[in-house]
RNA sequence: GCUGUAGCUCAGUGGUAGAGCAUCUGUCUUGCACGCAGAAGGUCCCAGGUUCAAUCUCUGCCAUCUCCA
Numbered sequence: 001g002c003u004g005u006a007g008c009u010c011a012g013u014g015g016u017a018g019a020g021c022a023u024c025u026g027u028c029u030u031g032c033a034c035g036c037a038g039a040a041g042g043u044c045c046c047a048g049g050u051u052c053a054a055u056c057u058c059u060g061c062c063a064u065c066u067c068c069a
Base pairs, nucleotide, nucleotide: 001065003063004062007021008020009019010018015052023039024038025037026036027035046060047059048058049057
């Protein structure tokens, strides 16, 4: 200095959160896989401030990674 968002990889940018893969159910099949349809799963690392309203803005802490000495 960067990053922290679903089990994993990642978007999102002030107005109550999405994709792909994975999981489950159904369908298809003699059966499995693939395909198709659907469902579940996250109060966004933590604490506080600003704001009518914060994942987003500000401060601090924690963790990982990187750079300099």
Record summary:
Predicted 3D model of a 69-nucleotide RNA (transfer RNA) from Podarcis lilfordi. The prediction has a mean pLDDT of 82. RNAcentral holds the sequence, with entries from ENA. Rfam family: tRNA. It is annotated as a transfer RNA.